[in-house]
Molecule: transfer RNA
Organism: Patescibacteria group bacterium
């Protein structure tokens, strides 16, 4: 300098054809306990950034930040 992979909750990850953003962990609140714990409910996201297409975009498309890895 050039190709490719991944970036989505506090953490590990799903989301495969474009149509309501999810899961297990953790965190809070209640109940219930043999005190080891178990049950039920809740908060928590500009989906790395900007822009474009579209009625609609984590998903398409360009651009540009980290990052891992190949080639040179």
């Nucleotide at each position: 300098g050039g190709g490719g992979g991944c970036g989505u909750a506090g953490c590990u990850c799903a989301g495969u054809c474009g149509g309501c953003a999810g899961a297990g962990c953790g965190u809070c609140c209640a109940c219930c306990u043999a005190c080891g714990g178990g049950u039920g409910g809740a908060a928590g996201g500009u989906c790395g950034c900007g822009g474009g297409u579209u009625c609609a975009a984590a998903u398409c498309c360009c651009g540009u930040c980290g990052u891992c890895u190949c080639c040179u």